RNA sequence: CGGGGAUUAGCGCAGUGGUAGCGCGCUCGCUUUGGGAGCGAGAGGCCGGCAGUUCGAAUCUGCCAUCCCCGACCA
Numbered sequence: 001c002g003g004g005g006a007u008u009a010g011c012g013c014a015g016u017g018g019u020a021g022c023g024c025g026c027u028c029g030c031u032u033u034g035g036g037a038g039c040g041a042g043a044g045g046c047c048g049g050c051a052g053u054u055c056g057a058a059u060c061u062g063c064c065a066u067c068c069c070c071g072a073c074c075a
Stems, first nucleotide, its partner, number of pairs: 001071007010024004018055001026042005048064005
């Protein structure tokens, strides 16, 4: 430098145009002498950033950022 992939809750991931969900973790309650396990309830993210398309964008397009892979180049 060229090509490809990823970026969504604390962590790991799903969601492929109609106002975002699962597991683990966290908080509270029940149970227990207490803890763990189990059961029930709850909090927590505007989806990496900026624009564009659209009635409507996490989803499509462009640019940028970060990380990963492959290739090329140099040594």
Molecule: transfer RNA
Organism: candidate division WWE3 bacterium RIFCSPLOWO2_01_FULL_53_14